[in-house]
Context: one part of a larger RNA
RNA sequence: CGAUUGGAUUUUUGAGGGGAGUCAUCCACAGUACGAGAGGACCUGGAUGAGGAGAUCCCUGGUGUACCAGUUGUCCCAAAAGGGCAUCGCUGGGUAGCUAUAUCUCCAUCCGAUAAGCACUGAAUGCAUAUCAAGUGCGAAGCGAACCCCGAGAUUAUAAAUCCCUAUAGAUUACCAGAAGAUUACUGGUUUGAUAGGCGCUCGGUGUAAGCCCUGUAAGGGGUUUAGCCAAGGCGUACUAAAAUCG
Numbered sequence: 001c002g003a004u005u006g007g008a009u010u011u012u013u014g015a016g017g018g019g020a021g022u023c024a025u026c027c028a029c030a031g032u033a034c035g036a037g038a039g040g041a042c043c044u045g046g047a048u049g050a051g052g053a054g055a056u057c058c059c060u061g062g063u064g065u066a067c068c069a070g071u072u073g074u075c076c077c078a079a080a081a082g083g084g085c086a087u088c089g090c091u092g093g094g095u096a097g098c099u100a101u102a103u104c105u106c107c108a109u110c111c112g113a114u115a116a117g118c119a120c121u122g123a124a125u126g127c128a129u130a131u132c133a134a135g136u137g138c139g140a141a142g143c144g145a146a147c148c149c150c151g152a153g154a155u156u157a158u159a160a161a162u163c164c165c166u167a168u169a170g171a172u173u174a175c176c177a178g179a180a181g182a183u184u185a186c187u188g189g190u191u192u193g194a195u196a197g198g199c200g201c202u203c204g205g206u207g208u209a210a211g212c213c214c215u216g217u218a219a220g221g222g223g224u225u226u227a228g229c230c231a232a233g234g235c236g237u238a239c240u241a242a243a244a245u246c247g
Stems, first nucleotide, its partner, number of pairs: 001153001006164006016150004022050007034039001051107006060100004067093005072086005111144002117138004170246004174190005195241003198237005204230003211224005
C1' cells in the first nucleotide's frame, strides 16, 4: 500500500508451506518349528537403553564482576572502625535470572495408493500361462494422509461474534517500565495509578556485626547475638517519577 465504502477487539476456516519419521539389546513364545548334529528361528506380546527433538528450572549441579564472610601485601586512616589497588587480589558460600550434565514429554497407531516381489481368474495357443491380453488381489523404514508448527498478499485477498461512529470507538507521539528487545517491533502502566524507584514486612543468602562488658601477660576467647548486613524474588504502601495531541 492492498484487501472491506468507517474504526476497533476477540475468535475462526485451512489453500499452501515447514518439522518429525531413528536404532539397538533383553525377556516370553522356545531351546519350540527346522536340522544327523552343530546350531537355531518366523510370527506375536512385553521391557530397557542409545540417539534425536521440544519444553521447563520443582529436584541435582554450573554461573552468579553492585550479596555475605574469611584472609595476604601495600596505601588512606593516630589506633580502632571503614575503605582504595593487587585477575572480582585470593579463598569459602550464594538469591533472582540464564543454563545442562538436571526434570518432563515425544519419536505412536491406523488408513489409502504403490515399488521390487508373490498371487487369483484367464484366453490368444481346447493344454499351459500372475496379463508390455481384458479383469482382480496382497505387498516397504519409502509416497499421501494421520501427529506438531506457521499460515487469507490464499490479489479467487475466508468466515463469525461484540463494541462505537460527532466527538465517540480508537490511534499516534511522549513518558514510567518489562521474564520483550541491536534499532524497530511487542507487552504492561501513565494520578480514575502499584508501571518503576524508595520504604515496610517477608522468603532466601551469609554465618554471629560494630560498640560495650567479662577473661587472658599476650596472640586471642566468651557474652550481649539464630546477630549484623544483604542484588535481581513475593506481598503491601502514592513518599518520588510517570499526558499531550489527533480522531